RNAcentral holds the sequence, with entries from MGnify. Predicted 3D model of a 143-nucleotide RNA (c-di-AMP riboswitch aptamer (ydaO/yuaA leader)) from a soil metagenome. Rfam family: c-di-AMP riboswitch aptamer (ydaO/yuaA leader). Gene Ontology terms of the family: regulation of gene expression and cyclic-di-AMP binding. The model forms 96% of the base pairs in the Rfam consensus. Model confidence (mean pLDDT): 79 of 100.
RNA sequence: UGCCGAAUCCUGGUGCGUACCACGCCCGGGAGCGGGGGAACCAACGGGGCCGUCUGCCCCAGGGGCGAAUCGGCGAGUACCGCCGUAGCGCUGCUCUUUCAGCGCGAGCCCGACAGCUAACUCCGUAGGCCCGAGAAAGAGGA
Numbered sequence: 001u002g003c004c005g006a007a008u009c010c011u012g013g014u015g016c017g018u019a020c021c022a023c024g025c026c027c028g029g030g031a032g033c034g035g036g037g038g039a040a041c042c043a044a045c046g047g048g049g050c051c052g053u054c055u056g057c058c059c060c061a062g063g064g065g066c067g068a069a070u071c072g073g074c075g076a077g078u079a080c081c082g083c084c085g086u087a088g089c090g091c092u093g094c095u096c097u098u099u100c101a102g103c104g105c106g107a108g109c110c111c112g113a114c115a116g117c118u119a120a121c122u123c124c125g126u127a128g129g130c131c132c133g134a135g136a137a138a139g140a141g142g143a
Stems, first nucleotide, its partner, number of pairs: 002130003008031006015025003032126006042116001046060005062114001063111004071085005088105005094141007
C1' cells in the first nucleotide's frame, strides 16, 4: 500500500487538434475480469374455448435478465408514498479464514410475448459513485 462495483492492463491508426514530439479526442485490436443466449441427459410442460377424434388454432393470467437489494406487517385508498421488520449484502486500513463487537445497504434499471439446465458455438459489458474515517481475539502468510 482507502471503499462499493466485473469495470483493470497492454496496444494499432497513410484519423482530428498540429508541420513534428508529448498529450487529448475519435475509430479499432488484445489479455484479464464479468454477464447473456445456446444440445444431449435431467427437469418442466397452467386455465378456458373451437373441433366427432387426432392434430391444430384462439383467448386469459404473462414470462425473463443484471444486481446483495427479496419477502412480510402496519398507515391510508389499488398504485405512488411512509414506517417497522426480514432473506441477503458491504465496511471497520498489510492479506486471508473463523469468532465477537460496532456502523451501514436491503436500490435501481433492462428485454418485449421470448429464453430451465446446457458441451461445442455465439453475443454483450469493462461504467459510475464515494471517504477523514482507521475495533478486538485466534491461526496462517506477507512486507